This is a predicted structure of an 86-nucleotide RNA (Glycine riboswitch aptamer) from Fictibacillus arsenicus. Of the family's consensus pairs, 91% are formed in the model. The prediction has a mean pLDDT of 80. The sequence is in RNAcentral, with records from Ribocentre. It matches the Rfam family "Glycine riboswitch aptamer". Rfam links the family to the GO term glycine biosynthetic process.
RNA sequence: AUGAAAGUAAGAGGAGAGACUGCUUUAGCGGCGCCGAAGGAGCAAACAAUUGUGAAACUCUCAGGCAAAAAGACUCUUGCUAGACG
Numbered sequence: 001a002u003g004a005a006a007g008u009a010a011g012a013g014g015a016g017a018g019a020c021u022g023c024u025u026u027a028g029c030g031g032c033g034c035c036g037a038a039g040g041a042g043c044a045a046a047c048a049a050u051u052g053u054g055a056a057a058c059u060c061u062c063a064g065g066c067a068a069a070a071a072g073a074c075u076c077u078u079g080c081u082a083g084a085c086g
Stems, first nucleotide, its partner, number of pairs: 006081008018032001020031004033066003039062001040060003046053003
């Protein structure tokens, strides 16, 4: 400074799948069925060099979730921090 990335606070939006079933209840424990958008794990090219590194909204479903509420990746707005290019 017509202030990048990133972080943070508030606000707005925000999907999927069981109000299944047994015990004694909207909780807890168990059974069967399912979802993909907290978190976690896997890998193609490529690079390194013999077994490693390696992204996602893809795959898995460990964790989480399957009425509403809450949570929710991600997106937008505003404030603050920050200080890249020039």